A computed fold for a 462-nucleotide part of an RNA from an uncultured Verrucomicrobiota bacterium, annotated as small-subunit ribosomal RNA, 3' major domain. The full RNA is in RNAcentral, with records from ENA and Greengenes.
Context: one part of a larger RNA
């Protein structure tokens, strides 16, 4: 200068407090540790690793194991050598990958012969998810959407360095004002950019019996800026409090967007690279196994323990997207998963397509009409194939478990709680996960003493 202090002062943040609702006790899903194992691939490890990479491990995927092939090679280039053997089909052997055996390439040319692709034979070579993220580009995470990080000139100091940026107010904000040996300027803040409330005009596929419109679609302008008002402050400034009008009022709500730099963070396994390393193997195919093992420990979630409920029956009301090797109505079979069939849709057209509410009945506080674990039959789908190790579906069983010990976490408004729905990835699916969509919708915040984190000033300290 700077970090640091259980020194001070000022201020902020779901940081405390005020409140809802969890987690930790149950059971299961998933991930991690450990053990195990022929393997149980590899990577991430406070906060910022643990439903994370993986937006889909039955084979594939796959990098791990074991066991059977392959050696210029599964692949690119060049050069070479054979000489017409060859892709491709077929049978044989296998577990397959592969060896064996028949079969046998395309242009030009009457033809000799030339060409060209593939094979073959040697060389250069390829390959490598092999090692270093502490050799490195790129990308990310974090403090943190915190309000700071710095430069030119000048001045100040011998000098390192200070100054500006500090003081008075203020703000979300180094946001604005005022004062100042500073004046300015930069990268951050904030606008500008999307979304989304209001109204205006213009649109009009589809909707609809028709025609016009509309909450609707799709653009394009308006509107809000502390603009009026009243008022407070050392101020005639900044900015603070009310209040009209308004669909919104002081950033309207929400996304995008991450300064200078920290943490040798993290990724050589996304892909890219230096170096070092393996070359009949640390490379390649194949199959069969593992990655799903299980005394146990933790993380993250579902599912509940019940009456604000649970079960049966009748009834309503959505958005977001998605749909041709797709989405699929009605109908008909089957209790059900689900089958037959196949109208319409290359989609504001047609399918996909709600539950929670609500109403009407049953149950009457009990391990129960709670719960839904677990095992047993019988079935359904998908797929060469469900044995290891998919998912559903129905009879039957019917476990834990009466609200959870220290301690801990998420949220301030259409959130929080709570109910369904949709999409990626996908043949299928271990999704209770990720991303989105809606429908119902709360309670509190006196306050800034304490806990964490943060910022700015000042003191202490080698």
């Nucleotide at each position: 200068u700077g970090a640091c202090g259980g020194g001070g002062g000022c201020c902020c943040g779901c940081a405390c407090a005020a409140g809802c609702g969890g987690u930790g006790g149950a059971g299961u899903a998933u991930g991690u540790g450990g053990c195990u194992u022929a393997a149980u691939u590899c990577g991430a490890u406070g906060c910022a690793a643990c439903g994370c990479g993986a937006a889909g491990a039955a084979c594939c995927u796959u990098a791990c194991c074991u066991g059977g092939c392959c050696u210029u090679g599964a692949c690119a280039u060049g050069c070479u050598u054979a000489g017409u053997u060859c892709a491709u089909u077929c049978a044989u052997g296998g577990a397959a990958a592969c060896a064996u055996g028949a079969u046998g390439u395309c242009c030009c040319g009457c033809a000799a012969g030339g060409g060209a692709g593939a094979u073959u034979u040697g060389c250069a070579c390829a390959g490598g998810u092999g090692c270093u993220g502490c050799a490195u580009g790129g990308c990310u995470g974090u403090c943190g959407u915190c309000a700071g990080c710095u430069c030119g000139u000048g001045u100040c100091g011998u000098g390192a360095g200070a100054u500006g940026u500090u003081g008075g107010g203020u703000u979300a904000a180094g946001u604005c004002c005022c004062g100042c040996a500073a004046c300015g300027a930069g990268c951050g803040c904030a606008a500008c950019c999307c979304u989304u409330a209001u109204g205006u005009c213009c649109u009009g596929u589809u909707a609809a019996a028709u025609u016009a419109a509309c909450u609707c679609u799709g653009g394009a302008c308006a509107g809000a800026c502390u603009g009026c008002c009243c008022u407070g402050c050392u101020a005639u400034a900044a900015c603070g409090g009310g209040g009209a009008g308004g669909a919104a009022g002081g950033u309207g709500a929400g996304g995008a967007u991450g300064a200078c730099g920290u943490c040798a963070a993290g990724u050589c396994a996304g892909g890219a690279u230096g170096g070092c390393c393996c070359u009949u193997a640390c490379g390649g195919c194949c199959a069969g196994g593992g990655c799903u093992g299980c005394a146990c420990a933790c993380g993250u979630a579902c599912u509940a323990c019940a009456a604000u409920g649970c079960c049966u029956g009748a009834u309503a009301c959505a958005a977001u997207g998605g749909g041709c090797g797709g989405c699929a109505a009605g109908a008909c079979c089957g209790c059900g998963a689900g089958g037959u069939g196949g109208a319409g849709c290359u989609a504001a057209u047609c399918c996909c397509c709600a539950a929670a509410a609500u109403c009407a009945g049953g149950c009457c506080c009990a391990g129960u009409u709670c719960g839904g674990a677990u095992c047993g039959c019988a079935g359904g789908c998908u797929g060469c194939a469900a044995c290891u190790c998919g998912c559903c579906u129905g009879c039957g069983u019917g476990a834990a478990g009466c609200c959870g010990g220290a301690a801990u976490c998420g949220c301030u408004a259409g959130u929080a709680a709570u109910g369904g729905c949709g999409c990626a990835u996908c043949a299928g699916c271990u999704a209770c996960g990720g991303c989105g969509c809606c429908g119902u919708g709360a309670a509190u915040a006196c306050g800034u003493u304490c806990c964490c984190g943060g910022g700015c000033c000042u003191u202490g300290u080698a």

Its Rfam family is "Bacterial small subunit ribosomal RNA". Rfam links the family to the GO terms structural constituent of ribosome and ribosome.